RNAcentral holds the sequence, with entries from SILVA. The RNA shown here (small-subunit ribosomal RNA) has 1506 nucleotides and comes from a metagenome. It matches the Rfam family "Bacterial small subunit ribosomal RNA". The prediction has a mean pLDDT of 84.
């Protein structure tokens, strides 16, 4: 000290979450050992049991018994001593008020801190004076009698006292006069007087005297005690001030109340309490009233201020089953005391009785959850006692519990075959666990055995001595010192020593990011995880195991909870313009804040002194347990209160000056300020008239509605209501809503000017009070337009809407309400500072345009923001004062309170849910946004598709199988450049298992070849016979060694299986569109941006200018092929101009042309004019075979679709592998067929058909070919056969075309389906299911609905040709030439695309987002006839026990009065829980109707209001 999470990505804002520390804890897994501390947070619930307060004989009277001894006996027994003046009860006396427990009440009769008590008390203690004389009485216990289950009484009688009560003596006490001192209001002290008022003995010595019941006693003396009286300690009592939680959805509260006289009470002041007078008290600085709580030292966080808690220790309060009361005492209204009621529990003879663990144990119950019915009074400390001692569940100690802190241990050293096992593996002499283990050397802590063993013990008490005080005294006491002698629960516990041995002694979380730690394998949105973001849908570092790691370690995790981080309630330390947040706005009350100056005072401040801040605690030194935790000593600290003494800036307080702050007084311009009255004119409607005639209105287009009973249209005349065109402006006025024709009156408020006046009079401003658009509301009017509701016509799939026709509240006016707006500059008021431009109103001034105040706009610095912005009108930089905000939603609801006639307003929650919601910028996509361009995109054209038939694929259908893929453009004559077997992957059968094809290793060689047979549909499978004994090398040549073949085994082979969403490679497309980027530098917090934008240009991010950019890459362009034009080479199998020649370029010759294929050339805006910015480059020209990228190909940027291929190939994973998803055979399928849709052919004819005659190409093939010629068939071809490995020969004939004949508009002499029949050719085969030929048959169709294709020039359109594949088998594909067109204005419209802008709730990106109702689940809350509790207030009955109070009594007691507890009866408040039923809320992967917002969201959206 951060960190993760809202986006594609930034910045902010803002919640959620984590890391840390922490506990009286609990839970899960584990667990060696000791020290120290700690342990019912829940039921202040209920208690079996046993214990937890007694003591004193030295206060006083009594007084056993078992037992032992003994003596007597009637043998039953009795007496006597010892036990023993012992146990015991009871009189007194002191302690039970201390100590222990618990936190229910209390929010102030408490605590805390600091004072008063001049308003009190104080047993035992201590100090000090004084005194303790003399007398009387009674009651327990005991005896008797008697009630009664008992508990317990009731009676008679005896007795003692420190027990009671009289006298006596006594003041410094108490009361009272009287004088003097002191003081803070009541008082205080001194002194002088006069009244009243005590006591108890008991003990130890003692020597003379006297007395004696002979024991003593008086007496002396010492000692514990009593009494009084002062002071002191100590502890108590009261009281003052100040701090002490939430709630205003609690705002008024209180009658003994608030004060006075008087008088009772008390230790004491005091309405404490009566009585009688006054009418007061407390409250916004929260009174009353809920709620919830012991409070403090302190403990926990935390840098610190703070937050938060109040266990263990201390301090104080409070309680003791639940209430109420007193009593006794010094203290009490009493934890283990009474007395009363109540509740519960026990006990009984039913009559009456007894109880109180919030004491220490413990039991039940409660609960996630908290301990032994232990030892001891040894210590320490308390009560009693003269002491010994007794007695203390306080206490010391042990027990149990990882609850918690600290401390040791589970072993150290070497040790590489890097063992074996495991995981992992790219399979290897691989990695890793891991020096880890074996194995070697040591050590000995803890815990086991043995053995020894402190210290906590000082006292007391006795003894003996010795000193010293008292004292007649060496007795006795008393104090002191010394010597012995007495006391250990823990406890054989610390602690030592000593034996033995690595032996007994580690787990628990984690490892996707935050946050240290990664692989494999199962699972497959399952199962499960999660703190938050979030994992899992076949390759999960995030589930579950495993192996490795990391973290901490007897613990480690998890769950609760508190603080921290969170500056996220911000005093230190936040904010409000668009994120949550400025009241809709003004006036002013209280409260806050306040110019300048003078002395004065010291309250606040500021500084030195002085008490106090209890110990413990933190913290610092030191010191004791081996260290530590723990524990002792000193110190510091204790930020605070209270007090003195001083200082006088600065605030305050009175008291005095001042003028700048505020204000008045003059004079003046300005303005839709404001209210009331009158008063124009235009226009719209409606009425009357008049002209006029079929319409008119109104829309995208229409209808509905008006009109022939005369509209609209004009013309004149009237009526009536609202608004006020021009001027008018970013102009002016007001506080804000808001004001707009014109005049009068009445009125408020800014603002200039120049002097004068008063003299801080001032600012803001909770509550309050006033205003406050529009709608709405109550009353009465008014009503022309306009228009919610309505009614109707359209529109739509619907249309309760947007458009039309129409129309009522409403709108206006008077009176009253509401009091709300997206009432916004989303900006509260004041005041002072802080660069300027520039334009405006109003006044002044000045005068040629200056300056001043004052208002209202724009631009900009510096500063400020998260940015966008904002900037002297601040959102800058300060002060002062109000308001408000603290994640979204749920909700501005809901309950409650007020306001209003309603309609609502205002205050204004929570459960419950989410992890985000938002604000500004940025980059994309998009948009029924806008600019600019482009493209066969529209448009103009030409020819088709869709309508027939057939051909092809493709869906479904069908089936054993109709293998598989390809699906919008970009799938459908596509993978397929060619399924009859074969391909071939489907099917049905029949067969084979190391296999049809590969490698390696072992082992064999009469099992290999080959020619033969039987089955059998083949494959295969079975037997046996011949023939042969296999080839190569190489070596010592009987023969051995290696290799080939082949057979057997074992590893593995093989899969057209699956994942194209695990991939490579390859291809589609957007798109041959002009985009896509980088470095550096700037610019911005970022994300980005600039550059690439801009003005022109271009087919083009091509080029030019500009310019914070300057370069640069991949792309376009060029370079390549090819066409077109020329040169040069070259001339065969090519060509012939000329010479020869032949039927023919056929031959000699030639190589000029033509062509061949090779090298050249040539076109570049180069030249000229025009235009342009003097660029780039456009436009026209020349010249040229060709003109602006000449024509055409080849070439596809950064990337998009998880686009298509695991079925060309390769390749991860998965899956089959003897009833196979391998392989191998046969036969069938990939050819099915109500049907649909895509790509084609040939058609429907006369720009045609069809006979005969004819004419001109390019470009390819070709030896398992191509095949002339000739015979031969109508012919498809067949024979037979030349040349050709090809510019030589051959497929091959070029078609459309010309020429000439027939058809003559018809389902034909078009058309050519479909059948029959015959037949050729490939080919083991032609049937499913090939092509062609002949003969016959002659179907649809007359030019194609809605839609939609393709083309811009040698292009469409038409005509033939060739190739590839291929035994056959082409209407597809590829490629070849022939003949040759029409159009294009042009850029509005679809459509696709590029830049620029712009809006945006979209980023899976518009095939996006996203709203609401209805359905259906679950949740939590509201209201709800009611039911049921708790808590209280009021009112009235009744009322124990007890103090007081009266009365009777001598007295105990009796009786009563007021008040009172628990009760009871009505009546109210506040809370809870539940309720049939209901409302809206919230949530829920794929539900239903619509599309309401986001883009101009297809009607711009929103506020308020009906």
């Nucleotide at each position: 000290a951060g960190a993760g999470u809202u986006u594609g990505a930034u910045c902010c804002u803002g919640g959620c979450u984590c890391a840390g520390a922490g506990u009286g804890a609990a839970c899960g897994c584990u667990g060696g050992c000791g020290g120290c501390g700690u342990g019912c947070c829940u039921a202040a619930c209920a208690c079996a049991u046993g214990c937890a307060a007694g003591u004193u004989g030295a206060a006083c009277g009594c007084g056993a018994a078992a037992g032992u001894c003994u003596c007597c006996u009637u043998c039953g027994g009795g007496g006597g001593a010892c036990a023993a003046g012992u146990a015991g009860a009871g009189u007194a006396g002191c302690a039970g008020a201390c100590g222990g427990g618990u936190g229910a009440g209390u929010a102030a009769u408490g605590c805390a801190u600091a004072g008063g008590u001049a308003a009190u008390c104080u047993a035992c203690c201590c100090u000090u004076g004084a005194g303790u004389g003399g007398g009387g009485g009674a009651c327990a216990a005991c005896u008797g009698a008697u009630c009664g289950a008992a508990a317990g009484g009731u009676c008679a009688g005896c007795u003692a006292a420190u027990c009671c009560c009289g006298c006596a003596u006594a003041a410094c006490a108490u009361u009272u006069u009287g004088u003097c001192u002191c003081a803070u209001a009541a008082g205080a002290g001194a002194u002088a007087g006069a009244a009243u008022u005590a006591a108890a003995g008991g003990g130890g010595g003692g020597g003379a005297u006297c007395c004696u019941u002979c024991g003593g006693g008086a007496c002396c003396u010492c000692u514990c005690g009593c009494u009084u009286a002062a002071g002191g300690a100590u502890g108590a009592g009261c009281u003052u001030a100040u701090g002490u939680c939430c709630u205003a959805u609690u705002a008024g509260c209180u009658u003994g109340u608030u004060g006075g006289u008087a008088g009772g009470g008390u230790a004491a002041a005091g309405g404490c309490c009566u009585a009688c007078c006054a009418a007061g008290g407390c409250u916004a600085u929260g009174a009353u009233g809920g709620g919830u709580a012991g409070c403090c030292g302190a403990g926990c966080u935390g840098a610190g201020a703070g937050g938060c808690u109040g266990a263990u220790c201390g301090g104080c309060c409070a309680c003791a089953c639940u209430g109420g009361a007193a009593c006794u005492g010094a203290u009490a209204c009493a934890c283990g005391g009474u007395c009363c009621a109540g509740a519960c529990u026990c006990c009984u003879a039913c009559g009456g009785g007894a109880g109180g663990c919030a004491g220490c144990a413990g039991u039940g119950g409660g609960g996630a959850a908290u301990u032994u019915u232990g030892c001891g009074c040894a210590a320490u400390g308390g009560g009693c006692g003269a002491a010994a001692g007794c007695c203390u569940g306080a206490c010391g100690c042990a027990g149990c519990g990882a609850c918690g802190c600290c401390g040791c241990g589970u072993g150290a050293g070497g040790g590489a075959u890097g063992a074996a096992g495991g995981u992992c593996u790219u399979c290897g002499u691989g990695a890793u666990c891991g020096u880890a283990a074996a194995c070697c050397u040591c050590u000995g802590u803890c815990a086991g055995g043995a053995a020894g063993g402190a210290u906590u013990a000082a006292a007391u008490g006795u003894a003996u001595a010795a000193a010293u005080g008292a004292u007649a005294a060496u007795a006795c006491c008393g104090u002191u010192u010394a010597u012995g002698c007495u006391u250990g629960a823990c406890u054989u516990a610390a602690c030592u020593u000593c034996c033995a041995g690595a032996g007994g002694a580690a787990g628990c979380c984690c490892c996707g990011g935050c946050u240290a730690a990664c692989u494999a394998c199962g699972u497959g949105c399952c199962a499960g995880c999660a703190g938050c973001c979030g994992c899992g849908g076949u390759a999960a570092u995030a589930c579950g195991u495993a192996g490795g790691g990391g973290g901490c370690a007897a613990g480690c995790g998890u769950u609760a909870c508190u603080c921290g981080g969170a500056u996220u309630u911000a005093u230190u330390g936040g904010g409000c313009g668009u994120a949550a947040a400025g009241c809709g706005a003004a006036u002013g009350u209280a409260g806050g804040c306040u110019g300048u100056u003078u002395g004065g005072u010291a309250a606040g401040u500021c500084a030195g002194g002085g008490g106090u801040g209890a110990a413990a605690u933190c913290c610092c030194u030191c010191a004791g347990c081996u260290c530590a935790a723990c524990u002792g000593a000193g110190g510091a600290a204790g930020u605070g209160c209270c007090u003195u003494u001083g200082a006088u800036a600065c605030u305050g307080c009175a008291a005095g000056a001042c003028u700048u702050g505020a204000g008045g007084a003059c004079a003046g311009g300005a303005g839709a300020g404001g209210a009331a009255a009158g008063u124009g004119g235009a226009a719209u409607u409606c009425c009357c008239g008049g002209u006029g005639u079929a319409g008119c209105g109104g829309u995208g287009g229409a209808a509905u509605g008006c009109g022939u009973a005369g509209a609209u249209a004009u013309c004149g005349g009237g009526a009536a209501g609202a608004a006020c065109a021009c001027c008018a402006g970013a102009g002016g006025c007001g506080a804000a809503g808001g004001c707009g024709g014109c005049u009068u009156u009445c009125u408020g408020g800014a603002c200039u000017g120049a002097u004068c006046c008063u003299g801080a009079c001032g600012c803001u401003g909770a509550g309050a009070u006033u205003c406050g658009a529009a709608a709405g509301c109550u009353a009465g009017g008014g009503g022309a337009g306009c228009a919610a509701a309505c009614a109707g016509g359209a529109u739509u799939a619907g249309a309760u809407a947007c458009c039309c026709u129409g129309g009522u509240a409403g709108u206006c006016c008077u009176a009253g309400c509401c009091g709300u707006a997206a009432a916004c500059g989303a900006u509260g008021g004041a005041u002072a500072c802080u660069a300027g431009a520039u334009c405006u109103u109003g006044c002044a001034u000045a005068a040629c345009u200056u300056u001043g105040c004052u208002a209202g706009g724009u631009c900009g610095u510096a500063g400020c923001u998260a940015a966008c912005g904002c900037a002297u009108u601040a959102a800058g930089u300060a002060u002062c004062c109000c308001g408000c905000c603290u994640g979204g939603g749920g909700a501005g609801u809901a309950c409650g309170g007020u306001c209003g006639c309603a309609a609502g307003g205002c205050u204004g929650a929570a459960a419950c849910u989410c992890a985000a919601a938002g604000g500004a910028a940025u980059u994309g996509a998009c948009g029924g946004g806008g600019a600019c361009c482009c493209g066969c995109a529209c448009a103009a054209g030409c020819a088709g598709u869709g309508g027939a038939g057939c051909a092809u694929g493709u869906g479904g259908u069908u089936u054993a199988a109709u293998u598989c893929g390809a699906u919008g453009c970009a799938a459908c004559g596509c993978g397929a450049a060619g399924a009859a077997c074969c391909u071939u992957a489907c099917c049905u059968g029949g067969g084979c298992u190391u296999g049809a094809a590969c490698u390696a290793c072992a082992g064999g060689c009469a099992u290999a070849g080959c020619u033969a047979c039987c089955u059998g549909a083949a494959a295969g499978g079975g037997a046996u016979a011949g023939u042969a004994a296999u080839c190569c090398u190489c070596c010592u040549u009987u023969g051995g060694a290696g290799g080939a073949a082949c057979c057997u085994g074992u590893a593995g082979a093989g899969g057209u299986g699956c994942u194209g969403c695990a991939u490579g490679g390859c291809u589609g497309u957007c798109g041959u569109c002009a985009g896509c980027u980088c470095g550096u530098g700037u610019c911005g917090u970022g994300a980005g941006a600039u550059g690439u934008u801009g003005g022109g240009u271009u087919u083009a991010g091509u080029c030019c200018c500009g310019c914070a950019a300057c370069g640069a890459g991949c792309g376009c362009a060029a370079c390549c092929c090819u066409u077109a034009u020329c040169u040069u080479c070259u001339g065969u199998u090519g060509c012939c101009a000329g010479c020869a020649u032949u039927a023919a370029g056929u031959u000699g010759g030639g190589c000029a042309c033509u062509c061949u294929g090779a090298a050249g050339a040539g076109a570049c805006u180069g030249c000229c004019g025009g235009u342009g910015u003097u660029a780039a480059g456009c436009c026209g020209g020349a010249g040229g075979a060709a003109g602006g990228u000449g024509g055409g190909g080849a070439u596809g940027a950064c990337g998009u679709c998880a686009a298509g291929u695991c079925c060309u190939c390769a390749u991860g994973g998965c899956c089959c592998u003897u009833g196979a998803u391998g392989c191998c055979c046969a036969g069938g399928g990939c050819c099915a067929c109500a049907c649909a849709c895509g790509u084609g052919c040939u058609a429907c004819a006369a720009u045609g058909g069809u006979c005969u005659a004819u004419a001109c190409a390019a470009a390819g093939a070709g030896u398992a070919g191509c095949g002339a010629a000739c015979u031969c068939g109508c012919g498809a071809g067949a024979g037979u056969a030349a040349g050709c490995c090809a510019a030589u020969c051959u497929c091959a004939a070029a078609a459309a075309g010309u020429a000439g004949g027939c058809c003559u508009c018809a389902g034909u002499u078009c058309g050519g389906a479909u059948a029959g029949g015959a037949g050729u050719c490939u080919g083991c085969a032609a049937u499913u299911c090939g092509a062609c030929u002949c003969c016959u048959u002659g179907a649809a169709g007359c030019u194609g609905g809605a839609a939609u294709c393709g083309c811009u020039a040698g292009u469409a359109a038409u005509c033939g040709u060739g190739g590839a594949u291929c035994a056959g088998c082409a209407u597809g594909c590829c490629a070849c030439g022939g003949u040759g067109a029409a159009u294009a204005c042009g850029u509005u419209c679809c459509c696709g695309g590029g830049c620029c802008u712009u809006g945006u709730a979209c980023a899976c990106a518009c095939c996006g987002c996203c709203c609401g109702u209805c359905a259906c689940a679950c949740c939590a809350u509201g209201a709800g006839a009611g039911u049921u509790g708790a808590u209280u207030g009021g009112a009235c009955c009744a009322g124990a026990a007890a103090u007081c109070g009266u009365c009777c009594g001598c007295a105990a007691g009796g009786a009563u009065g007021c008040c009172u507890a628990a009760g009871g009866u009505c009546u109210g408040a506040u809370u809870g829980a539940u309720g049939a039923u209901u409302a809206g809320g919230g949530u829920g992967a794929a539900g239903u109707c619509g599309u309401a917002a986001c883009a101009a969201g297809g009607u711009a959206a929103c506020c308020g209001u009906a």